[in-house]
Context: one part of a larger RNA
């Protein structure tokens, strides 16, 4: 390189935005670049193949063909790909009217609960556990009442419901803001789809600066249990978890299932619309569209399963696998304060 693959065997990049290039709807005209035909020239011989001769025969060897699947030039066709004009509207995209929604940011607020601080009441125990201790209390605790304090998460709703590209979103208001949807069809007329690099977001842990610090809690410290017990179990408790600005860039970052389009029986929830029936009117009933589930026929697939949310039938574009171990190491490069991170080997070995 050819191929074969990538839910679980090895494999889909976390997740987007776009650049290059790769691919692109329907009608017509025209060019001829690729595409097809021809036609001449060239494509050394020797090899190789067919035919046929010569050494008794073969080996080897002479002769004619044919092969040299190529280049190049000219003549032609005009379906299909490209390139040039012109039009269309179905993809796409504007616009109108509606409409859901824990989508982003920011600024207030608000109640419950735990801790703590003050006062009262009130007295001996109070936690804690399989059993206990460590711990706290007579310097008045736990328990109860008011009263302040201060962070930090929002109970019910809350739902294989909703929203976002991912990662993530849930108390209330208020600003500001980005995406979806469904009707009309008024307007642009392919303005598309993928996307190597590049940018650019990206839980938790970490880090640097300065705040914050209730609760909870790596390290740590006892106390217990054990043969030990650096651990499960209790008691403490500091980074930490919070904010604000900056890194860090990795996750079972999972649907272990890249995007995008268009086909392929049905049933059954569910949430957002929009028409239609019927009604006084709202439910109900039907019919569609978009999202989220279950169930399943065809097909697939080792097999468990998937099945209009495809792992089914194609078409495009990207990314990525080629026994296991050495190893996500080692060298070397970008990156990072740093912890590390991306890239990614070999001998060896089975």
């Nucleotide at each position: 390189c050819u191929g074969g693959g990538u839910g679980u065997a090895a494999a889909g990049g976390g997740c987007g935005u776009g650049u290059a290039g790769g691919c692109g709807g329907c009608u017509u005209u025209u060019u001829a670049a690729g595409u097809u035909g021809g036609a001449u020239g060239u494509g050394a011989a020797a090899c190789c193949c067919u035919g046929u001769g010569g050494c008794u025969u073969a080996a080897c060897u002479g002769c004619a063909g044919g092969c040299u699947u190529g280049c190049a030039u000219c003549c032609a066709a005009a379906a299909c790909u490209g390139g040039a004009g012109a039009g269309c509207u179905c993809g796409a995209g504007u616009g109108a009217u509606a409409g859901a929604g824990g989508g982003g940011a920011a600024a207030g607020u608000g109640g419950a609960a735990u801790u703590c601080c003050u006062a009262g009441u009130g007295u001996a125990g109070c936690g804690g556990u399989a059993a206990a201790a460590u711990g706290c209390g007579u310097a008045g605790a736990u328990a109860u009442u008011a009263g302040g304090a201060g962070g930090a998460a929002c109970a019910c709703c809350g739902g294989u419901g909703g929203c976002g590209a991912a990662g993530g979103c849930g108390a209330c208001u208020u600003u500001c803001u980005g995406g979806c949807u469904a009707u009309c069809a008024a307007c642009u007329g392919a303005c598309g789809c993928u996307g190597a690099g590049g940018c650019g977001c990206g839980a938790a842990a970490g880090c640097g600066u300065g705040g914050g610090g209730a609760g909870c809690a790596a390290a740590c410290a006892g106390g217990a249990u054990u043969a030990g017990a650096u651990a499960c179990c209790c008691u403490g408790g500091u980074a930490g978890u919070c904010c604000a600005c900056g890194c860090c860039g990795u996750a079972a970052a999972c649907g272990a299932u890249g995007a995008a389009u268009a086909c392929u029986a049905g049933g059954u929830g569910u949430a957002g619309g929009a028409g239609g029936u019927a009604u006084c009117g709202a439910c109900c009933c039907c019919u569609u569209c978009u999202g989220u589930g279950c169930c399943g026929u065809c097909g697939c697939u080792a097999a468990c399963g998937c099945a209009g949310u495809a792992a089914g039938u194609a078409u495009u574009c990207c990314a990525c696998c080629u026994g296991g171990g050495g190893a996500g190491u080692a060298c070397g490069g970008c990156c990072g304060c740093a912890a590390g991170g991306c890239u990614g080997a070999a001998a060896c070995u089975c």
This is a predicted structure of a 350-nucleotide part of an RNA (small-subunit ribosomal RNA, central domain) from an uncultured bacterium.
Its Rfam family is "Bacterial small subunit ribosomal RNA". Gene Ontology terms of the family: structural constituent of ribosome and ribosome.